RNAcentral holds the full RNA, with entries from ENA. Small-subunit ribosomal RNA, 5' domain from an uncultured prokaryote, 547 nucleotides, folded computationally. Its Rfam family is "Bacterial small subunit ribosomal RNA". The prediction has a mean pLDDT of 83.
[in-house]
Context: one part of a larger RNA
RNA sequence: GACUGAACGCUGACGGCGUGCUUAACACAUGCAAGUCGAACGAGAAAUUUCCUGCUUGCAGGAGAGAGUAAAGUGGCGCACGGGUGAGUAACACGUGGACAACCUACCUUCGAAUCCGGAACAACAUUGCGAAAGCGAUGCUAAUACCGGAUGAUGUCGUUUUUACUCUGGUAAUUACGACCAAAGACAGCCUCUGCUUGAAUGCUGUUGUUUGAAGAUGGGUCCGCGUACCAUUAGCUUGUUGGUGGGGUAACGGCCUACCAAGGCUACGAUGGUUAGCUGGUCUGAGAGGAUGAUCAGCCACACUGGAACUGACACACGGUCCAGACUCCUACGGGAGGCAGCAGUGAGGAAUUUUGCGCAAUGGGGGAAACCCUGACGCAGCAACGCCGCGUGAGUGAUGAAGGCCCUUGGGUCGUAAAGCUCUGUCAAGUGGAAAGAAACUGUAAGAUGCUAAUACCAUUUUGCACUGACGGUACCACUGAAGGAAGCACCGGCUAACUCCGUGCCAGCAGCCGCGGUAAUACGGGGGGUGCAAGCGUUAUUC
Numbered sequence: 001g002a003c004u005g006a007a008c009g010c011u012g013a014c015g016g017c018g019u020g021c022u023u024a025a026c027a028c029a030u031g032c033a034a035g036u037c038g039a040a041c042g043a044g045a046a047a048u049u050u051c052c053u054g055c056u057u058g059c060a061g062g063a064g065a066g067a068g069u070a071a072a073g074u075g076g077c078g079c080a081c082g083g084g085u086g087a088g089u090a091a092c093a094c095g096u097g098g099a100c101a102a103c104c105u106a107c108c109u110u111c112g113a114a115u116c117c118g119g120a121a122c123a124a125c126a127u128u129g130c131g132a133a134a135g136c137g138a139u140g141c142u143a144a145u146a147c148c149g150g151a152u153g154a155u156g157u158c159g160u161u162u163u164u165a166c167u168c169u170g171g172u173a174a175u176u177a178c179g180a181c182c183a184a185a186g187a188c189a190g191c192c193u194c195u196g197c198u199u200g201a202a203u204g205c206u207g208u209u210g211u212u213u214g215a216a217g218a219u220g221g222g223u224c225c226g227c228g229u230a231c232c233a234u235u236a237g238c239u240u241g242u243u244g245g246u247g248g249g250g251u252a253a254c255g256g257c258c259u260a261c262c263a264a265g266g267c268u269a270c271g272a273u274g275g276u277u278a279g280c281u282g283g284u285c286u287g288a289g290a291g292g293a294u295g296a297u298c299a300g301c302c303a304c305a306c307u308g309g310a311a312c313u314g315a316c317a318c319a320c321g322g323u324c325c326a327g328a329c330u331c332c333u334a335c336g337g338g339a340g341g342c343a344g345c346a347g348u349g350a351g352g353a354a355u356u357u358u359g360c361g362c363a364a365u366g367g368g369g370g371a372a373a374c375c376c377u378g379a380c381g382c383a384g385c386a387a388c389g390c391c392g393c394g395u396g397a398g399u400g401a402u403g404a405a406g407g408c409c410c411u412u413g414g415g416u417c418g419u420a421a422a423g424c425u426c427u428g429u430c431a432a433g434u435g436g437a438a439a440g441a442a443a444c445u446g447u448a449a450g451a452u453g454c455u456a457a458u459a460c461c462a463u464u465u466u467g468c469a470c471u472g473a474c475g476g477u478a479c480c481a482c483u484g485a486a487g488g489a490a491g492c493a494c495c496g497g498c499u500a501a502c503u504c505c506g507u508g509c510c511a512g513c514a515g516c517c518g519c520g521g522u523a524a525u526a527c528g529g530g531g532g533g534u535g536c537a538a539g540c541g542u543u544a545u546u547c
Base pairs, nucleotide, nucleotide: 001547002546004544006543007542008541009540010539014392015391016390017389018388019386020385021351026349027348028347030346031345032344035077036076037075040074041073048065049064050063051062052061053060054059055058084304085303086302094228095227096226097225098224099223100222103221104220108217109216110215111214112213113212114211115210116150117149118148119147125140126139127138128137129136130135156181157180158179159178160177163174164173165172166171186209187208188207189206190205191204195202197200230276231275232274237267238266239265242264243263244262245261246260247259248258249257279301280300281299282298283294284293285292286291306327307326308325309324310323329340330339331338332337357383359382360381361380365379366377367376368375369374396426397425398424399423406417407416408415409414430488432483433482434481435480436479440474445469446468447467448466449465450464451463452462453461491536492535493534494533495532496517497516498515502531503530504529505528506527512519513518
């Protein structure tokens, strides 16, 4: 000199964009943060209100609307994303470059094939039991895209087998024949051309969507390897599933990953083992660079979710707002037993030098569910607080000498603050007030008209064109115009040298200053105050860290 997620002192007009628990991975009151689908399924209220009947005149019963709505239940998809934190981890965790002839991949896209016949339950519900509660039973009924059995079935899997091409773990790809094994679910809309019945509706037809199976793609992951990746030798030896082999098991997959047996190996001064510290990277700060330091915000990866352990479900978890066990802590209890997990967003206490609102909205972007309408979304978009940072802008401009008054200094002549003020002439940024007023919105969807496809069809449906309609948290915000008015808006540090800037008074080695040198003991440009000056400026200094 530069820098900071800063803090402290004094001071403080406005705006834009960012940033904001670095400490206790300490404990948490309260609210919200993951739901959705009735176009998978069975069942299904109430308040309120209208009418009718009975009459005790405000009650009872019934019917309709509310409504196939609400709230529950079965089932599907999602909850493994998004969001937080950095405790652990010196490691294939991360970075980079490769490998898988050793692997998986729901939803999505493309291309094939199929979607047949049956069955038994369990919730909800009803009746009932136990319990303070949390909750747990018993009996009976019932539906499905829930569950189960059978059929069919190959280019699928496995075994045997034929041939070809390729190929650096001895396998991959294609191919011939035989055998074994394995599947499914419907829903919605429209119609009567076909089928069986009778007008009309279906088990029929058409369309959309789903389901099963196979091949490929895309996306996302898993595993392995080369190289790089802190300090300590005042850590020198470490290791028994340890190192390798065979058989078996396990995994999506290779492998001591696990197991039985066999062998005795494996690592290490090119630093093993042990200890300390630490999430890694793109980057960030500094520096001419080399380098040094660092890893907040943003982005990628990893790890964790009160502490420790375990599996279940599932395409994916050994799962932050899931389950089970153990532990600590907190809460409820009828003492028998139960409930909980903010390192999600706000917020509270504590710790600390120190870090914000228990705000608004799903309008946009993105995500989940749904055919869609739509619902959910503390992701996100916004607003609030804080000079915490960067940037912009203002606090007026011109003129004005009697060099006013006043302050300070003085050699008493004067000098200086100083064109500074006053006065005169202007301007109108910002702030204030009044009025107008956005972009961010286009999709989806609905509707009207048209086209194409499907079809028996001018229904329906699908694709598509044009028009119209609907949607804004921010916010009456940005911005614009007008009104009036110099009016409302400057401080902080320093002035001995380094280092830009000097004098007077007070004090008298005292009080004090100080980054270093040093200053102060009666003329202190170094202490304290006044005047003057210098530097930066809505900031200025100090402290701390880094270069």